A computed fold for a 73-nucleotide RNA from a Defluviitaleaceae bacterium, annotated as transfer RNA. Its Rfam family is "tRNA". About the family: Transfer RNA (tRNA) molecules are approximately 80 nucleotides in length. Rfam links the family to the GO term triplet codon-amino acid adaptor activity.

[in-house]
RNA sequence: GUAUCCAUAGCUCAGGGGAUAGAGCGUUCGCCUCCGGAGCGAAAGGUCGUAGGUUCGAUUCCUAUUGGAUACA
Repeated sequence: GUAUCCAUAGCUCAGGGGAUAGAGCGUUCGCCUCCGGAGCGAAAGGUCGUAGGUUCGAUUCCUAUUGGAUACA
C1' cells in the first nucleotide's frame, strides 16, 4: 500500500430496515437471613466509533473517515 473482519450498557455479546435497542455478568436498592459474598425481587446505566447519503422510516443498506485484528505485498 491492497483486501477482509470487528466497533452496540462498566465487561462479554445478541439484534442485519419498522413496535419502547436487549441478554448474561457487574453496580445500586429492597426482601430473606444469626451474618452474608448465597437465594429472591426491582431499578439505574446506551449520542449503537465519527461524518455524510439512500429511505416514509437506519443500530441495520451505501460512501468517507477513526481505532483495532488478520492475510497478502